The part of an RNA shown here (small-subunit ribosomal RNA, central domain) has 349 nucleotides and comes from an uncultured bacterium. The RNAcentral record of the full RNA draws on ENA and SILVA. It matches the Rfam family "Bacterial small subunit ribosomal RNA". Rfam links the family to the GO terms ribosome and structural constituent of ribosome.
Context: one part of a larger RNA
RNA sequence: CUGGGUGUAAAGGGAGCGUAGGCGGGAUCGCAAGUCAGAUGUGAAAACUAUGGGCUUAACCCAUAAACUGCAUUUGAAACUGUGGUUCUUGAGUGAAGUAGAGGUAAGCGGAAUUCCUAGUGUAGCGGUGAAAUGCGUAGAUAUUAGGAGGAACAUCAGUGGCGAAGGCGGCUUACUGGGCUUUAACUGACGCUGAGGCUCGAAAGCGUGGGGAGCAAACAGGAUUAGAUACCCUGGUAGUCCACGCCGUAAACGAUGAUUACUAGGUGUGGGGGGACUGACUCCUUCCGUGCCGCAGCAAACGCAAUAAGUAAUCCACCUGGGGAGUACGACCGCAAGGUUGAAACUC
Numbered sequence: 001c002u003g004g005g006u007g008u009a010a011a012g013g014g015a016g017c018g019u020a021g022g023c024g025g026g027a028u029c030g031c032a033a034g035u036c037a038g039a040u041g042u043g044a045a046a047a048c049u050a051u052g053g054g055c056u057u058a059a060c061c062c063a064u065a066a067a068c069u070g071c072a073u074u075u076g077a078a079a080c081u082g083u084g085g086u087u088c089u090u091g092a093g094u095g096a097a098g099u100a101g102a103g104g105u106a107a108g109c110g111g112a113a114u115u116c117c118u119a120g121u122g123u124a125g126c127g128g129u130g131a132a133a134u135g136c137g138u139a140g141a142u143a144u145u146a147g148g149a150g151g152a153a154c155a156u157c158a159g160u161g162g163c164g165a166a167g168g169c170g171g172c173u174u175a176c177u178g179g180g181c182u183u184u185a186a187c188u189g190a191c192g193c194u195g196a197g198g199c200u201c202g203a204a205a206g207c208g209u210g211g212g213g214a215g216c217a218a219a220c221a222g223g224a225u226u227a228g229a230u231a232c233c234c235u236g237g238u239a240g241u242c243c244a245c246g247c248c249g250u251a252a253a254c255g256a257u258g259a260u261u262a263c264u265a266g267g268u269g270u271g272g273g274g275g276g277a278c279u280g281a282c283u284c285c286u287u288c289c290g291u292g293c294c295g296c297a298g299c300a301a302a303c304g305c306a307a308u309a310a311g312u313a314a315u316c317c318a319c320c321u322g323g324g325g326a327g328u329a330c331g332a333c334c335g336c337a338a339g340g341u342u343g344a345a346a347c348u349c
Base pairs, nucleotide, nucleotide: 004320005319006318007303008302012317014201015200016199017198021194022193023192025088026087027086028085029084030083031082033081034080035077036076037075038074039073040072041071042070049065050064051063052062053061054060091191092188093187094186095184096183097182098181099180103177104176105175106174107173108172109171110154115149116148117147118146119145120144121143125136126135162169163168206247207246208245209244210243211242215241216240220236221235222234223233258316259315260314261313262312263311266294267293268292269291270290271289272288273287274286275285276284277283298305299304322349323348324347331342332341333340334339
């Protein structure tokens, strides 16, 4: 090289955009680089292989043939790949008409609740637990009524419902804005798929500067529990959680399942559209896109998957190759740091 794999055994990159590259729809006319056929030259000898021969055999030696699967030149073929021209519309895109949505960004607004402050009523407890205590309270708490302040989150609706590439997104209104789906078939005419590097996005925690700080709460303090209790439980409580800007770049970033395309029984829910039957909001039939469950063939070590495939095929990328050592060391790059990315070996079982 050939070869086997990646849901759970080792293995799908966290996600997108996209460069090089790889791969790529129908028809037709050329060319002939790949491809195929013929011819010529060359492809040293020895060796190998076949047949025959020579040493008494064998090893060994000799002869002939074949082979040397290659290269160059030349003459042809044109199905496929390639390449040039013309053309097509089904892939892809644009237009037109509709449509659903927590998609994104910014601003404004709202009510419930917690906490705090002020005032009123009111009096001895409140709180907390398995039981307690720390804690709060006669300087008037808890409870209750009225008013005010401030921050954060948006009950019900709410749904294996919706949207988004992923991370993720949920009160209401407005502005700006991305994408999807359906119908139509006016336009372009293969403009496509994937994508090493690269660029961008990327939960939480963490970091920098400046704000903010109600509740919650690492650290910390105290009370319990216990043999001990650096915990679980309780009372407090600071970073943080929130906002703006800038970093970090990682997660069980999970469907532990890369992207795209085509094909392969059914049944039953649900979300968004279209068409038809019907007088009809109902109901029924049908079709496209999404999202669930069950299930045949097939696949699978089994579990299970099963038109949202882990089935049958194709293209491209990423990744795996016994356990530990180790996602460590060293080097390099990135980062303010924390650390991240890349990533061994000795040794050992």